[in-house]
Background:
The RNA shown here (transfer RNA) has 73 nucleotides and comes from a bacterium. The coordinates come from a structure-prediction model, not an experiment, and the mean pLDDT is 82. The RNAcentral record of the sequence draws on ENA. Rfam family: tRNA. Rfam classes the family as a transfer RNA.
């Protein structure tokens, strides 16, 4: 320098013919128990790395850039 793949929640990933963002763990509340754990139910937490464009509408599709990783030189 050039080529691919990744970048979504505190943490590890999903979400695929574009139509209101979810699961586990983890944090809290409850239940159940002499209590703790472990088990159950429930809450809470996302400007979807960042700037544009596309479209009625974008995590998803196009373009630049960051970051991290492989590979080529």
């Nucleotide at each position: 320098g050039g080529g691919c793949c990744g970048c979504u929640a505190a943490c590890u990933c999903a979400a695929c013919a574009g139509g209101c963002a979810g699961a586990g763990u983890a944090u809290c509340c409850g239940c159940c128990u002499u209590u703790u754990a472990a088990g159950c139910g429930g809450a809470a937490g996302g400007u979807c790395g960042c700037c544009g464009g596309u479209u009625c509408a974008a995590g998803c599709c196009c373009g630049g850039c960051g970051c991290g990783g492989c590979c080529c030189a």